[in-house]
Small-subunit ribosomal RNA, central domain from an uncultured bacterium, 351 nucleotides, folded computationally. RNAcentral holds the full RNA, with entries from ENA and Greengenes.
Context: one part of a larger RNA
RNA sequence: CUGGGCGUAAAGGGUGCGUAGGCGGCUGAUCAAGCCAGGGGUGAAAGUCCUGCUUUUAAGGUGGGAAUUGCUUUGGAAACUGGCGGGCUGGAGUGCAGGAGAGGUUAGUGGAAUUCCUAGUGUAGCGGUGAAAUCCGUAGAUAUUAGGAGGAACACCGGUGGCGAAGGCGGCUACCUGGACCGAUAUUGACGCUGAGACGCGAAAGCGUGGGGAGCAAACAGGAUUAGAUACCCUGGUAGUCCACGCCGUAAACGAUGAGUACUAGGUGUUGCGGGUAUUGACCCCUGCAGUGCCGCAGCUAACGCAUUAAGUACUUCCGCCUGGGGAGUACGCACGCAAGUGUGAAACUC
Numbered sequence: 001c002u003g004g005g006c007g008u009a010a011a012g013g014g015u016g017c018g019u020a021g022g023c024g025g026c027u028g029a030u031c032a033a034g035c036c037a038g039g040g041g042u043g044a045a046a047g048u049c050c051u052g053c054u055u056u057u058a059a060g061g062u063g064g065g066a067a068u069u070g071c072u073u074u075g076g077a078a079a080c081u082g083g084c085g086g087g088c089u090g091g092a093g094u095g096c097a098g099g100a101g102a103g104g105u106u107a108g109u110g111g112a113a114u115u116c117c118u119a120g121u122g123u124a125g126c127g128g129u130g131a132a133a134u135c136c137g138u139a140g141a142u143a144u145u146a147g148g149a150g151g152a153a154c155a156c157c158g159g160u161g162g163c164g165a166a167g168g169c170g171g172c173u174a175c176c177u178g179g180a181c182c183g184a185u186a187u188u189g190a191c192g193c194u195g196a197g198a199c200g201c202g203a204a205a206g207c208g209u210g211g212g213g214a215g216c217a218a219a220c221a222g223g224a225u226u227a228g229a230u231a232c233c234c235u236g237g238u239a240g241u242c243c244a245c246g247c248c249g250u251a252a253a254c255g256a257u258g259a260g261u262a263c264u265a266g267g268u269g270u271u272g273c274g275g276g277u278a279u280u281g282a283c284c285c286c287u288g289c290a291g292u293g294c295c296g297c298a299g300c301u302a303a304c305g306c307a308u309u310a311a312g313u314a315c316u317u318c319c320g321c322c323u324g325g326g327g328a329g330u331a332c333g334c335a336c337g338c339a340a341g342u343g344u345g346a347a348a349c350u351c
Stems, first nucleotide, its partner, number of pairs: 004322003007304002012319001014201003021194003025088003030083002033081002036076001038074005048066007091191001092188004096183001098181001103177002106174004110154001115149007125136001162169002206247006215241002220236004258318002261314003266295011299306002324351003333344004
């Protein structure tokens, strides 16, 4: 390279947007680049293959033919791909009318709880554990009542509930703002899908500058445990956790399952919107579309399992990735970063 693969064996990029590229709906006309069939030229000879002749045979030699799958030229064909121009509405979008939602940004605001401060009541313990001790407390703690300060998180509702591309998002209110869905119809007329690079977003931890600091808590200190205990348990406790701005760019970033389209038995929940029947009405029953769960047939799978939310089917379109274990996500180089490091990414050797 060919071929085969990527839920768990090696392998889906963390995720979006989109450039080049690749691929692309129905219909009639035209062109003829691809594609198809024919003619001409060329494709040296030798060699190869087929078939004769020859050395008694053979190797060998020699005659003829085929092949030389290619290139070029000429006049054709028009189904498919492609080009050009025309039409269409099923793909895609736009307008209209609705309801749902922890989707995002900013500002404001609320109650419970912890801690601290002040004051009152009150007296000897409190706290902690398997048991203890360190610790706190007669300078009045713990408990309890009132007032105040401050920070962080939002009990119940809460739900295999919802929203978001992913990371993720949860008290309440308001401004601004993104997306999806349902319904009726009008409109544009293939405007689509994917997407190397590029660009944006991206948990936690970490970094820079400035704030903030209640609780929790790496490091650290002490008390226990233990043979030891640089741990598990306890008492403390600093970074950090929070805010603003700027970096970092990684995760078991997981559904360990890339995106899009179409098709392929069912059953049962639930969320949003709509239609029908019925009712005073909520409910209930039947049903459509869009999500989200469970079970299950065919089929698939090494098995486990997946199964209209596919891991089925399409010889479907496009991207990413894999090719024995270790060495190693290391070395070197390059790029990015303040750094930590990240991205790209070998080989010797060895089994």